[in-house]
RNA sequence: CGGGAUGUAGCUCAGCCUGGCAGAGCGCUGCAUUGUAAAUGCGGAGGUCACAUGGUUCGAAUCCUGUCAUCCCGA
Numbered sequence: 001c002g003g004g005a006u007g008u009a010g011c012u013c014a015g016c017c018u019g020g021c022a023g024a025g026c027g028c029u030g031c032a033u034u035g036u037a038a039a040u041g042c043g044g045a046g047g048u049c050a051c052a053u054g055g056u057u058c059g060a061a062u063c064c065u066g067u068c069a070u071c072c073c074g075a
Base pairs, nucleotide, nucleotide: 001074002073003072004071005070006069007068010026011025012024013023020058028044029043030042031041032040050067051066052065054064055063
């Protein structure tokens, strides 16, 4: 320098192809249960969907464009 993949909750990842209320598990937290704790049950909080005061669209995490980070391949 060229090509490709990935980026969504504290962590691990779905959802993207096929645009329409942002989700799961673990973790955190409140209550119940217990002598205490663990386990279990019922709840709760937690998000600029990497960035764009870019584009398309009635509507974008999703499509298009640019940028950034990490990883892989090639030269």
Predicted 3D model of a 75-nucleotide RNA (transfer RNA) from a Patescibacteria group bacterium. Lineage of the source: Bacteria > Bacteria candidate phyla. The prediction has a mean pLDDT of 83. Rfam family: tRNA. The sequence was found in a public genome assembly.